[in-house]
RNA sequence: GGGCGUAUAGUUCAGUUGGUAGAAUAUAUCCUUCGCAAGGAUGAGGUCCCGGGUUCGAUUCCCGGUGCGUCCA
Numbered sequence: 001g002g003g004c005g006u007a008u009a010g011u012u013c014a015g016u017u018g019g020u021a022g023a024a025u026a027u028a029u030c031c032u033u034c035g036c037a038a039g040g041a042u043g044a045g046g047u048c049c050c051g052g053g054u055u056c057g058a059u060u061c062c063c064g065g066u067g068c069g070u071c072c073a
Base pairs, nucleotide, nucleotide: 001072002071003070004069005068006067007066010025011024012023013022019056027043028042029041030040031039049065050064051063052062053061
């Protein structure tokens, strides 16, 4: 330098052939206990990597960029 893949909650990851996003875990409060753990209930936490384009509407499609992984040189 080139090819391919990837970027979504604190972390690990789903997701939608375009219609305002979920799980696990972690975390907060409460219940249970003499207390802790385990268990149960409820909640908080997201400009869906960035910038443009298409569209009534983009996390999703198109273009460019950036980071990371991998292969080739």